FMN riboswitch aptamer (RFN element) from Lachnospiraceae bacterium TWA4, 119 nucleotides, folded computationally.

RNA sequence: UUAAAUCUUCGAGGCGGGGUGAAAUUCCCCACCGGCAGUAGAGUCUGCAAACCACAAAAGGUGGCUGAUACGGUGUGAUUCCGUAACCGACGGUAUAGUCCGGAUGAUAGAGGAUAGAA
Numbered sequence: 001u002u003a004a005a006u007c008u009u010c011g012a013g014g015c016g017g018g019g020u021g022a023a024a025u026u027c028c029c030c031a032c033c034g035g036c037a038g039u040a041g042a043g044u045c046u047g048c049a050a051a052c053c054a055c056a057a058a059a060g061g062u063g064g065c066u067g068a069u070a071c072g073g074u075g076u077g078a079u080u081c082c083g084u085a086a087c088c089g090a091c092g093g094u095a096u097a098g099u100c101c102g103g104a105u106g107a108u109a110g111a112g113g114a115u116a117g118a119a
Base pairs, nucleotide, nucleotide: 001119002118005115006114007113008112009111010110016030017029018028019027031099032098033089034088035048036047037046038045043087044086052064053063054062055061069085070084071083072082073081091102092101093100
C1' cells in the first nucleotide's frame, strides 16, 4: 500500500406568527427543512438506502414500486457555484400533516476506527 476477515463507533433536518373553526403545529396566508455515493461543491442529474407492495417466512431472503427545475451569469469544465423564479416530500393516528405522535432505544445506504494475520 492492496484486497479480504473479525470486532466496534457514528449514521435526518424542519411549524415561529396570523386567520377560520367546537376542534387544525394537519385547512388558508406567511415561515422552515433537505440521508448516502458519484460528478466542478446537487432535496430536483446518475445510482443507492429508508418507506410502501407481493412472495417467502429461517433470514431485509427474493422480486416489484419509488417525488420534484427552469432561466440568466462565471468558468476549460457546473440542471452541483452565484443570481432570480419555481417545484417535491412513505405508511398508521388525529380536523385533511415533508415539519406533531407512532412502528423506531428499530433497520439501511454508507462514513470512520481497532485487532491479529496474509501478499
It matches the Rfam family "FMN riboswitch aptamer (RFN element)". Rfam's curators write: The RFN element is a highly conserved domain that is found frequently in the 5'-untranslated regions of prokaryotic mRNAs that encode for flavin mononucleotide (FMN) biosynthesis and transport proteins. This element is a metabolite-dependent riboswitch that directly binds FMN in the absence of proteins. In Bacillus subtilis, the riboswitch most likely controls gene expression by causing premature transcription termination within the 5' untranslated region of the ribDEAHT operon and precluding access to the ribosome-binding site of ypaA mRNA.The FMN riboswitch structure, reported in present an FMN-bound six-stem junction, adopts a butterfly-like scaffold, stapled together by opposingly directed but nearly identically folded peripheral domains. Gene Ontology term of the family: FMN binding.
The source organism's lineage runs through Bacteria, Bacillati, Clostridia, Lachnospirales and Lachnospiraceae.